This is a predicted structure of an 86-nucleotide RNA (c-di-GMP-I riboswitch aptamer) from a Gammaproteobacteria bacterium. It matches the Rfam family "c-di-GMP-I riboswitch aptamer". The literature on the family includes a 2007 paper in Nucleic Acids Res by Weinberg et al., "Identification of 22 candidate structured RNAs in bacteria using the CMfinder comparative genomics pipeline". Rfam describes the family as follows. GEMM was predicted in a large-scale screen for bacterial structured RNA regulatory elements. Genes associated with GEMM are involved in a diverse array of functions, including chemotaxis regulation, signal transduction, secretion and chitin. The source organism's lineage runs through Bacteria, Pseudomonadati, Pseudomonadota and Gammaproteobacteria. Of the family's consensus pairs, 95% are formed in the model.

[in-house]
């Protein structure tokens, strides 16, 4: 340096929830907090899922459709990488 493995050791990230802020919402950011994660690091290219401000349709009802929005901790794919052992 490369490959495989993730038992041991040392570390890393941070679900739900709560508080504050942003957002029409989904959801995001920060703090507290840990459900879990060997890439739970990064990327919206593909599929899935969520939302519908706006747009379209129907309508004595409060509905239906739609992503340019979101989700990387739904899956695939791409890129990069730490420690330990062999």
């Nucleotide at each position: 340096g490369a490959g495989c493995u993730g038992a041991c050791a040392a570390g890393g990230c941070a679900a739900a929830g709560c508080c504050g802020c942003c957002g029409a919402a989904a959801g995001g950011c920060g703090g507290c907090g840990a459900c879990g994660c060997a890439a739970a690091a990064c990327c919206a290219c593909c599929g899935g899922u969520c939302u519908a401000c706006g747009g379209g349709g129907a309508g004595u009802c409060g509905c239906c459709c739609u992503a340019c929005g979101a989700u990387a901790g739904c899956g695939g794919g791409g890129u990069u990488g730490c420690c330990a052992g062999c």